Transfer RNA from a Candidatus Nanoarchaeia archaeon, 73 nucleotides, folded computationally.
Its Rfam family is "tRNA". The family's RNA type in Rfam is transfer RNA.

RNA sequence: GGCCUCGUAGCUUAGCCGGUGGAGCAGUCGGCUGUUAACCGACCGGUCGCCAGUUCAAGUCUGGCCGAGGCCG
Numbered sequence: 001g002g003c004c005u006c007g008u009a010g011c012u013u014a015g016c017c018g019g020u021g022g023a024g025c026a027g028u029c030g031g032c033u034g035u036u037a038a039c040c041g042a043c044c045g046g047u048c049g050c051c052a053g054u055u056c057a058a059g060u061c062u063g064g065c066c067g068a069g070g071c072c073g
Base pairs, nucleotide, nucleotide: 001072002071003070004069005068006067007066010025011024012023013022019056027043028042029041030040031039049065050064051063052062053061
């Protein structure tokens, strides 16, 4: 330098053929318990890597850039 895969919450990740972004852990509050842990419930938390394009509508499709991993030279 060329090609491929990936980038979604603090962490690990789901998201199908484009149509309201979800879960687990963590955090906060409450229940339970003599207390703690465990368990149960609720809440909190996302410019979906960045910038454009297509579209009535983009996490999803297209282009460029940035970053991570791999293959080739």

The organism belongs to Candidatus Nanoarchaeia, within Archaea.